Description: The RNA shown here (TPP riboswitch aptamer (THI element)) has 101 nucleotides and comes from Aureimonas ureilytica. The source organism's lineage runs through Bacteria, Pseudomonadati, Alphaproteobacteria, Aurantimonadaceae and Aureimonas. The model forms 86% of the base pairs in the Rfam consensus. The coordinates come from a structure-prediction model, not an experiment, and the mean pLDDT is 76.
RNA sequence: UGUGCUCACACGGGGUGCCCUUCCAAGGCUGAGAGGCGACGCGCCAACCCGAUGAACCUGAUCCGGCUCGUACCGGCGGAGGGAUGGGGAGCGCCGGGGCC
Numbered sequence: 001u002g003u004g005c006u007c008a009c010a011c012g013g014g015g016u017g018c019c020c021u022u023c024c025a026a027g028g029c030u031g032a033g034a035g036g037c038g039a040c041g042c043g044c045c046a047a048c049c050c051g052a053u054g055a056a057c058c059u060g061a062u063c064c065g066g067c068u069c070g071u072a073c074c075g076g077c078g079g080a081g082g083g084a085u086g087g088g089g090a091g092c093g094c095c096g097g098g099g100c101c
Stems, first nucleotide, its partner, number of pairs: 002094006009086002011051004017029003035045004057082003063076004
């Protein structure tokens, strides 16, 4: 110097559901995440996840099959259609070059 990995930084993307209940609260389930505040169909903040090697998340979808108490779980759809990144700061490794002993 180049390069790989990891971390950090900045920026950006995303969801916030289900059961129970007249409603709310409380409680329960799944999950990384179901939180807080407000003027509460929404917005902001926090946490969490994800950013092209992109199943984070959205659409199809009030989808299809299996199983189940069940929106839990398994498979399909799915090689589907979309989907948010920069600077090179740190560490480690590798490659090349130079200097000194």